The RNA shown here (Bacterial RNase P class A) has 343 nucleotides and comes from Aquiluna sp. The source organism's lineage runs through Bacteria, Actinomycetes, Luna cluster, Luna-1 subcluster and Aquiluna. Model confidence (mean pLDDT): 77 of 100.
[in-house]
RNA sequence: UGGGUCGGCCAGGCGGUCGCGGCGCAAGUCGAGGAACGUCCGGGCUCCGCAGAGCAAGGUGGUGGGUAACACCCACCCGGGGUAACCCGAGAGAUAGUGCAACAGAAAGCAAACCGCCCGUAAGGGUAAGGGUGAAACGGUGGUGUAAGAGACCACCAGCGGUGAAGGUGACUUUGCCGGCUAGGUAAACCUCGCCUGGAGCAAGACCAAGCAGAACACGCCUGAGGGCUGCUCGCCCAAGUGUUCGGGUAGGUUGCUAGAGCGGCUGAGUAAUCAGUCGCCCAGAUAGAUGACCGUCAGCGCCUCGGCGCGACAGAACCCGGCGUAUCGGCCGACCCGUCAU
Numbered sequence: 001u002g003g004g005u006c007g008g009c010c011a012g013g014c015g016g017u018c019g020c021g022g023c024g025c026a027a028g029u030c031g032a033g034g035a036a037c038g039u040c041c042g043g044g045c046u047c048c049g050c051a052g053a054g055c056a057a058g059g060u061g062g063u064g065g066g067u068a069a070c071a072c073c074c075a076c077c078c079g080g081g082g083u084a085a086c087c088c089g090a091g092a093g094a095u096a097g098u099g100c101a102a103c104a105g106a107a108a109g110c111a112a113a114c115c116g117c118c119c120g121u122a123a124g125g126g127u128a129a130g131g132g133u134g135a136a137a138c139g140g141u142g143g144u145g146u147a148a149g150a151g152a153c154c155a156c157c158a159g160c161g162g163u164g165a166a167g168g169u170g171a172c173u174u175u176g177c178c179g180g181c182u183a184g185g186u187a188a189a190c191c192u193c194g195c196c197u198g199g200a201g202c203a204a205g206a207c208c209a210a211g212c213a214g215a216a217c218a219c220g221c222c223u224g225a226g227g228g229c230u231g232c233u234c235g236c237c238c239a240a241g242u243g244u245u246c247g248g249g250u251a252g253g254u255u256g257c258u259a260g261a262g263c264g265g266c267u268g269a270g271u272a273a274u275c276a277g278u279c280g281c282c283c284a285g286a287u288a289g290a291u292g293a294c295c296g297u298c299a300g301c302g303c304c305u306c307g308g309c310g311c312g313a314c315a316g317a318a319c320c321c322g323g324c325g326u327a328u329c330g331g332c333c334g335a336c337c338c339g340u341c342a343u
Stems, first nucleotide, its partner, number of pairs: 001339010012298007020031004033314001037325002040323005045201004052234004057197005062076005077091001078089004092192002097190002099186002114131002116127004139157006158182001160179008205255004214246006226238003262281008300311005
């Protein structure tokens, strides 16, 4: 100096005027985000009887650790990609069974003969060595053998099954021996195996106030309708009223509600994720929904006539957290890799 990989951070500052919501008698004080977003996972909390069993359904899938929990995070293993930094992987099972594979190709799952090679006058037969197709063609190289060939046989290598040794908590790695000589792919296809999941959700739930008019039909009153908000069945519990339709009333308030798996600093443990201790801080609670607008100035970027003009994204709480994913003007910092030049 060129290109790249990974990680982290900011989300304009200050002043003035007007305005809005919470708290407060007032003065005053607090008032969106890194994603508040999507609502895709996981939890807290609440109610359903603290929820029993089976089936179904859904999720998940290397190992060890972290966590309240996870599909998240950290470390490692294995496979794939990259010169490298590094990145990607639902990464169990394809000798339980079923299914699928366009086009091309002779042939796509169990074998198969289009060209070629060999035997043969021919008909026909042998041959998976060579060619060509494909994402994928039934081990590779060399030799023996043969009419030509072929794991048909042999050596080495790869791979498979079995069985040891060493290292590692483990996934796994390295390696010895034996065997038969080869077994295709696909499971975010059905499926099988292991593990996890009760349901509904702050419009949960609790309380206060206000208001109303009943009617018809059906089922039932212990030989039990109906209910216990689960897709079904069983079991268990409650049960004297219940269900459907029509009609009538209400559309208010309080609580839940924001101090929490909270934020920041320091110390310690740990490779790390994270955890422990200690000190400090309080940081929105609206309900049709507040958090805004304008002006000045400084900083950033762009343009030119050098003094001005212009630009600033994505988006916005709705019970609360932990993640993931996605959007984002413009910047900043750090670590590392590959190249080029100079000394």